[in-house]
Formats: sequence, C1' cells, structure tokens
RNA sequence: GGAAAUCCGUUGGGGUGCCUGGGAAACCGGGCUGAGAGGCGCAGGCCAACCCAUCGAACCUGAUCCGACUAACAUCGGCGUAGGGAACGGAGCUCGGCCUUGG
Repeated sequence: GGAAAUCCGUUGGGGUGCCUGGGAAACCGGGCUGAGAGGCGCAGGCCAACCCAUCGAACCUGAUCCGACUAACAUCGGCGUAGGGAACGGAGCUCGGCCUUGG
C1' cells in the first nucleotide's frame, strides 16, 4: 500500500420438530429427519452444543399457505426480485525494511 476464499477472537442473533409404546397421573422409553431435537429449574429463565451475523433463506412472518413426496415431520418445487432479521476486530495476500530461518 491493501482484493477474495478461509480461519481466529469478541459480541450478538436463532431454532429445538414429527411419529409412537407403557402408565390413572407424575413420569419412563422407542423410531424419523436434521448441523443442532441436550441438561437444570414449578416457572420466568439459565447453561451446553450447533447454525448464522448485512455479500445476511441462520431464523421469523405470510402460513393451520399451494404442488410433489413421506407413516408423519423432514425433504424438493412454488410463494420469493415478498416483509423482517444479528457486526466489529485480527490473521490471511502483495511489496519493502530489520533480526535470522522463523518471526
């Protein structure tokens, strides 16, 4: 002087569904998908893991939406150029200098 992928740190955002067995209940299990379906608490909530952070489909709304598929959820397509949605720093790259082989 200074691009990107990617990585790291801090901070922040987010979801936790579907099917099912036993039981009067409390509660104890099994199966499916997924990165994630966890733990504690009567509860508000807290902790952990995971994903995502404006180049933002992490996630929310529309939505008890429409089509395909599935046991169901999930998934795929549509909706969707929709409306919202949480950011900063550093490394990384090039050139030069210095000490020396890694800074």

The RNA shown here (TPP riboswitch aptamer (THI element)) has 103 nucleotides and comes from Actibacterium atlanticum. Rfam family: TPP riboswitch aptamer (THI element). Gene Ontology term of the family: thiamine pyrophosphate binding.